[in-house]
Lysine riboswitch aptamer from a mouse gut metagenome, 167 nucleotides, folded computationally. RNAcentral holds the sequence, with entries from MGnify. It matches the Rfam family "Lysine riboswitch aptamer". Gene Ontology term of the family: lysine biosynthetic process.

RNA sequence: GAUAGAGGUUGCGUGAUUCAUCAGUAGCCUGUCGGAUACAGCAGAUGUAGCAGAAGGCAGGUGAAAGGGGAGAACGCCGAAAGAAGAUGUUUUCUGCAGGCAUUUUCUUGGGUGUAUAUUGAAGAAAUAUAUGACUGUCAUCUUUUUGGAUAAGAUGGUGCGCUAUC
Numbered sequence: 001g002a003u004a005g006a007g008g009u010u011g012c013g014u015g016a017u018u019c020a021u022c023a024g025u026a027g028c029c030u031g032u033c034g035g036a037u038a039c040a041g042c043a044g045a046u047g048u049a050g051c052a053g054a055a056g057g058c059a060g061g062u063g064a065a066a067g068g069g070g071a072g073a074a075c076g077c078c079g080a081a082a083g084a085a086g087a088u089g090u091u092u093u094c095u096g097c098a099g100g101c102a103u104u105u106u107c108u109u110g111g112g113u114g115u116a117u118a119u120u121g122a123a124g125a126a127a128u129a130u131a132u133g134a135c136u137g138u139c140a141u142c143u144u145u146u147u148g149g150a151u152a153a154g155a156u157g158g159u160g161c162g163c164u165a166u167c
Base pairs, nucleotide, nucleotide: 001167002166003165004164005163008078011077012076013075014074017071018070019069027062028061029060030059031058032057033056037049038048039047040046041097042096043095044094045093081109082108083107084106085105086104087103088102089101090100091099092098110136111135113133114132115131116130117129118128119127120126137159138158139157140156141155142154143153144152
């Protein structure tokens, strides 16, 4: 340098399927009160609706969806993947700001998990980040068992550009 593997079945990710939640919510219709604004993320512009009655309140009727989540199964894998910053493209009526999606560059993180805080979110779900606890994979050192070695157990420290095997 090349090839092949291991960590766990609670390792990582993905299109479709299904279930609950979102929610008796948003929207729409009717009646009534009300009496000039309302809507498109924010501002400006523009557009749409509005005294043939806007916003908002009350009552009745009808009534979703997206995102996020669980489940089994399928597929791709072991920097699998995730996050932060930058660049490019695209998208939200136009411009600016802000946001979403995709690609890419740099940096950080071995893995999952409990707790606390913060952000996103309808959410006590879940995700992400930070801190912390125990666990776990791997490497090194030391100790015990052993004639010695290996293995096993324990302690300490490090962590993936790592570790093991073969060429």